[in-house]
RNA sequence: GGGGCUGUAACUCAGUUGGCUAGAGUGUCGCGCUGGCAGCGCGGAAGUCAGGGGUUCGAAUCCCCUCAGCUCCA
Numbered sequence: 001g002g003g004g005c006u007g008u009a010a011c012u013c014a015g016u017u018g019g020c021u022a023g024a025g026u027g028u029c030g031c032g033c034u035g036g037c038a039g040c041g042c043g044g045a046a047g048u049c050a051g052g053g054g055u056u057c058g059a060a061u062c063c064c065c066u067c068a069g070c071u072c073c074a
Stems, first nucleotide, its partner, number of pairs: 001073007010026004019057001028044006050066005
């Protein structure tokens, strides 16, 4: 220098024939059960979908550029 893969919540990930308000588990906060802890149940908060631009009525999803990580080639 060139190719491929990956980037979504604090963490681990799902969601990709474009379509309502973006989800799960763990963690976290609150309430309840308990004398308390643990545990269990219920509820809540938490995301510019790596960043920018483009296509479209509509983009996490398609296209282009950039950044970061992994990997292959030179």